[in-house]
RNA sequence: GAGAGUUUGAUCCUGGCUCAGAAUGAACGCUGGCGGCAGGCCUAACACAUGCAAGUCGAACGAGAUCUUCGGAUCUAGUGGCGGACGGGUGAAUAACGCGUGGGAAUAUGCCCUUUGGUACGGAAUAGCCUCGGGAAACUGAGAGUAAUACCGUAUGUGUCCUCUGAUCGUGGUGGUUGGAGGAGAAAGAUUUAUCGCCAAAGGAUUAGCCCGCGUUGGAUUAGAUAGUUGGUGGGGUAAUGGCCUACCAAGUCUACGAUCCAUAGCUGGUUUGAGAGGAUGAUCAGCCACACUGGGACUGAGACACGGCCCAGACUCCUACGGGAGGCAGCAGUGGGGAAUCUUAGACAAUGGGGGCAACCCUGAUCUAGCCAUGCCGCGUGAUCGAUGAAGGCCUUAGGGUUGUAAAGAUCUUUCAGUUGGGAAGAUAAUGACGGUACCAACAGAAGAAGCCCCGGCUAACUCCGUGCCAGCAGCCGCGGUAAUACGGAGGGGGCUAGCGUUAUUCGGAAUUACUGGGCGUAAAGCGCACGUAGGCGGACUGAAAAGUUAGGGGUGAAAUCCCAGGGCUCAACCUUGGAACUGCCUUUAAAACUAUCAGUCUAGAGUUCGAGAGAGGUGAGUGGAAUUCCGAGUGUAGAGGUGAAAUUCGUAGAUAUUCGGAGGAACACCAGUGGCGAAGGCGGCUCACUGGCUCGAUACUGACGCUGAGGUGCGAAAGCGUGGGGAGCAAACAGGAUUAGAUACCCUGGUAGUCCACGCCGUAAACGAUGAAUGCCAGUCGUCGGGUUGCAUGCAAUUCGGUGACACACCUAACGGAUUAAGCAUUCCGCCUGGGGAGUACGGUCGCAAGAUUAAAACUCAAAGGAAUUGACGGGGGCCCGCACAAGCGGUGGAGCAUGUGGUUUAAUUCGAAGCAACGCGCAGAACCUUACCAGGGCUUGACAUGCAGGGAAAAACGGCGGAAACGUCGUGUCCGAAAGGGCCCUGCACAGGUGGUGCAUGGCUGUCGUCAACUCGUGUCGUGAGAUGUUGGGUUAAGUCCCGCAACGAGCGCAACCCCUGUCCUAUGUUGCCAGCAUUUAGUUGGGGACUCAUGGGAGACUGCCGGCGUCAAGCCGGAGGAAGGUGGGGAUGACGUCAAGUCAUCAUGCCCCUUAUGUCCUGGGCUGCACACGUGCUACAAUGGCCGGUACAAUGGGCGGCGAUACCGCGAGGUUGAGCGAAUCCCAUAAAACCGGUCCCAGUUCGGAUCGGAGGCUGCAACCCGCCUCCGUGAAGUCGGAGUUGCUAGUAAUCGCGGAUCAGCAUGCCGCGGUGAAUACGUUCCCGGGCCUUGUACGCACCGCCCGUCACACCACCCGAGUCGUCCGCACCCGAAGUCGCUGGCCUAACCCGUAAGGGAGGGAGGCGCCGAAGGUGUAGAGGGUAAGGGGGGUGAAGUCGUAACAAGGUAGCCGUAG
Repeated sequence: GAGAGUUUGAUCCUGGCUCAGAAUGAACGCUGGCGGCAGGCCUAACACAUGCAAGUCGAACGAGAUCUUCGGAUCUAGUGGCGGACGGGUGAAUAACGCGUGGGAAUAUGCCCUUUGGUACGGAAUAGCCUCGGGAAACUGAGAGUAAUACCGUAUGUGUCCUCUGAUCGUGGUGGUUGGAGGAGAAAGAUUUAUCGCCAAAGGAUUAGCCCGCGUUGGAUUAGAUAGUUGGUGGGGUAAUGGCCUACCAAGUCUACGAUCCAUAGCUGGUUUGAGAGGAUGAUCAGCCACACUGGGACUGAGACACGGCCCAGACUCCUACGGGAGGCAGCAGUGGGGAAUCUUAGACAAUGGGGGCAACCCUGAUCUAGCCAUGCCGCGUGAUCGAUGAAGGCCUUAGGGUUGUAAAGAUCUUUCAGUUGGGAAGAUAAUGACGGUACCAACAGAAGAAGCCCCGGCUAACUCCGUGCCAGCAGCCGCGGUAAUACGGAGGGGGCUAGCGUUAUUCGGAAUUACUGGGCGUAAAGCGCACGUAGGCGGACUGAAAAGUUAGGGGUGAAAUCCCAGGGCUCAACCUUGGAACUGCCUUUAAAACUAUCAGUCUAGAGUUCGAGAGAGGUGAGUGGAAUUCCGAGUGUAGAGGUGAAAUUCGUAGAUAUUCGGAGGAACACCAGUGGCGAAGGCGGCUCACUGGCUCGAUACUGACGCUGAGGUGCGAAAGCGUGGGGAGCAAACAGGAUUAGAUACCCUGGUAGUCCACGCCGUAAACGAUGAAUGCCAGUCGUCGGGUUGCAUGCAAUUCGGUGACACACCUAACGGAUUAAGCAUUCCGCCUGGGGAGUACGGUCGCAAGAUUAAAACUCAAAGGAAUUGACGGGGGCCCGCACAAGCGGUGGAGCAUGUGGUUUAAUUCGAAGCAACGCGCAGAACCUUACCAGGGCUUGACAUGCAGGGAAAAACGGCGGAAACGUCGUGUCCGAAAGGGCCCUGCACAGGUGGUGCAUGGCUGUCGUCAACUCGUGUCGUGAGAUGUUGGGUUAAGUCCCGCAACGAGCGCAACCCCUGUCCUAUGUUGCCAGCAUUUAGUUGGGGACUCAUGGGAGACUGCCGGCGUCAAGCCGGAGGAAGGUGGGGAUGACGUCAAGUCAUCAUGCCCCUUAUGUCCUGGGCUGCACACGUGCUACAAUGGCCGGUACAAUGGGCGGCGAUACCGCGAGGUUGAGCGAAUCCCAUAAAACCGGUCCCAGUUCGGAUCGGAGGCUGCAACCCGCCUCCGUGAAGUCGGAGUUGCUAGUAAUCGCGGAUCAGCAUGCCGCGGUGAAUACGUUCCCGGGCCUUGUACGCACCGCCCGUCACACCACCCGAGUCGUCCGCACCCGAAGUCGCUGGCCUAACCCGUAAGGGAGGGAGGCGCCGAAGGUGUAGAGGGUAAGGGGGGUGAAGUCGUAACAAGGUAGCCGUAG
């Protein structure tokens, strides 16, 4: 020392991305009251107008001017002195002794301090000034004359310096101390009466120069660099050491502990972040360095190679009379420019400092102040206390209310800040105050002048309404938005911070995602393919020495400021200040001696040597063997053989295949053979011989740590591939052909070349894997196996020991899977490697290679994941078990025909709407001529066809009649409600509202379908697992069943299953009308009497439970068989539908949110349409006939229905039907003759005596009405159709098939639907296969769950990158040319005041101009290279909406997948 979001259906882990914090020289958006303290060009070291930023001294000097009180004073250019090397700015260069830190010796030091000594005698010039010139200017030439603290000579010189020389001490020295001789070399005065100066020397202080140790960015896709280079000697030079320079000599020096090169960068104290260690940074303040337009150079000086000095070159700007000149804001202000962005051309020397001066004083854009800016930090204010009717308004609302909210209003107070007025500092020790009438104090007036910004889906504090409708937009990440958005925009409300708030950018943190503290590498990213070995790192036991590391104490240093602690001062704070601590570092000294290192000595446990045994596909070479394939020759033999899922290509009558014998050649070595052996790995397999490496065991002696690892390096290294030369039987990339297929450049087949084999040489890679580096030690066991030894009595066997190789398993480890003495455990040593996915093991560069290529190895860009292990599902052209009319076995259909009906399509004014695989399609519709009706055309109505309420009004309204009209409706007339009243009913007008089959079934309720009447689906507690989850529910049996039994870390429970319910099958019993009739009468007739026995009906009971027996089975559950029984193992049928799935269906049954229409999307009416018809599909009916058609005769049901009904009977009609109307609200009457069957006749296989469509005609019924558009009858007509392709469907027993009957709806309309009974089969070996389902298991890259996921080319758009003919500028190296300024060297015939000689002339010494030479910036030429910009064209990559082609991968992914290599 805090974490959170995000990969998944869920989980754990790995891992990235993102957020919350702090900070800033910041910028931008919105907003803005005051004060204090700080800060303010991060970009163009870009260019600069203007002003200022360094002068001063008359007590150094002469001269001039002005004033004068005549004493003098003041001012000025010049000579001279000191200062312009400080202060101020900037960070371009610099990777360096530049900086930091700590040391060092070979130095200098103006002004300052201390001390000692001195300050003597002379001389010659020169500026200013004057005269004369040149020039546009800047400036400059000549002449005359002048002063000094300017310049020169001589003297003196303690001491100083140089040369020579002696003594003494001492040694690691270029040593210390002290003599002698010779030589060289000083001075300046001023004013005044006391100071300031000057010279020499010594010491100090300060400052500066130099040297060294250590530290100080990235890149190896920069590995070699270096000729003054490294060292020496002599010389030169400097204040001083030194290749600093030079001559000669030698050949060194640096470098993997990273030289050289490239890129980047001022360094530090510090700042910021962080728990710290670290990371990032180097504004302001402070120390150092570097620079001053760019490059070079020196002069002066104590100090410079000099920001506001000089010379030269270059670029730029300005002036010019064109001849020539001038300039350098990275000083303070300021301007332009650049930029997202950074201030006033202010005041003052009052303070603190600096320069000059004796001083007064002068100068000072250093500094102190003020101005501008919310840029930051800190402080204050924008009011306080009461105040409920909880006002109004706003917003929301479940319409009640809630909230804004004590908030406001109102009442009572206060005056900080700002404002006005008055007073008024400290800063200053005597004077002097820019700031400044400032800070501060007092008085006055009045709540008066003073609040915004961001956010409200999660992270993350804070929620509602409206608008919008994948649009507009939001977004830090996840993600919101497609009509109910807490995520967009607005509003109300809320949250946060507050004169600020947000956004953007950057840094650290979180991030233990670089891990020193503090990570990893079996499968997530990550162990080099393996070994040998160099450097390096690490290293057994004992003794001693020394003290490098180490530890302790002392000393020095670690600037100040900052941070921290304790105080103090501004009213507080920020801020300022005093003291302390700290600065984790470096140096030095004293001590200790355990450990590590070093040195010396010893030891044997590590390692090795020797001797004796042993095992082995270890390696290399040579030889040799048999089996098999192929080929060749010969024999036998005849028509096929091969091959496949099936075929074909192919071979064969020129004799194949088959078979026998002989021969040739190459390659590989069956059985033995084994999680057996050997080897470092790759790898190694017939047998023999030769040579040879390693290993194991046993034993003695020897060596004495000789060891381990191993960056670079070296060697070995499967297959494929390459080169040269051989060889070539089989196999076999490429290739050819045949198949398969939509295609098939594949899988399959027939051929077939490289290659595979050998020798030599390359390549150097593999999923080179145990996906597990090497070495050493330690830590429970059990069971195998290989090699050797020992012991027990021996072959066996057992025990034990060493070495290898396996299986299981404890501790422990692990995310889990798993590992577990052969570790992935516990430790140590060394090496290699990793840091999100993609781009990419790619590009470029280097190295290697004959090539193929290998190795080393990025970035732009893009995504928020990619991934590991395990869980639960789902799925599999995975497995096991099981079930179902699922298949099979059967029977009958459908698909072909005609018609009926529904749908699609099409048509239409409309053909209303819905249903869409199974699970839409004779479905909603249990019945469209009108109505229905929702659709269309036309005509009407508007509080409405219907409901409720309110207000006002009325005496009507209905009804009837007339007229118009298709009707609705309009219009006219007659007519005038009940009640005593209140009121009620009705109507009209108006307002609220009605109404909607309008939309959304993806907003919903309810209902329903489906998996499926399948046997499943869950829970509590416990246990296991980090967890999702598991267990239970799995297992062994069994069942129709999660049905039951047994076992079991489970024990129980719930919804389902079963049972309970209904119908049916047997019996008993009770009761018999409308039912029944055995016996007794009776009749045409159970008709009547009678009867309850029977049938039947209606109630109530019994019965079936694997209960009994046998066998099997685990002494079980249960199964099989049997008995009895009407019925036997759920007897048959029904009702009953678990958790859930399909955003399944329905807003058009109904209900309902929201949206929409309101003289219409409502409502009324007439007519039309839903029935239209080239066609396609589904479901049915009727058939195609003889198991039949037709005719005649004749027998036997059940369920049901009936009063606006069923309708007997009788009559009429060929018939449909009509007339009549008994009986019956029904066990009574009616519908109502059941039909098939049976008996007899006929037809004789044909488009028929089959079939009945279609059409013509004539009728009947219903109804207001049968034209569109009903049903039926009769007569006539007599179509297709002769059993139906691919395919597909129902059914397991009273079932299929077949036959008729009834009902609902309904005026009428049935081949549909729902029921009823009659006749009444066949088959099931079985579970391989198809479909569906259940359980277990397995794989998975699927989870919207295989109708899944997903790969690559192509096409289009955009983006970044690579190559690229060239082209443009930049940098750097080398060579040469030219060569400014300038130092240095030589020369100096020209010039020359001081000194010397000389009376002088002149000469000498010295100096200078000039000349020459070396070096030398810029420039020029040539050339090698580096990294950039741009680019026609080319290349791959990435990202994009529902494009194209295929289907490679994930399941056995339909040819298992993957790795290397070649094509």

A computed fold for a 1463-nucleotide RNA from an uncultured bacterium, annotated as small-subunit ribosomal RNA. Model confidence (mean pLDDT): 86 of 100. Rfam family: Bacterial small subunit ribosomal RNA. Rfam links the family to the GO terms ribosome and structural constituent of ribosome. The RNAcentral record of the sequence draws on ENA.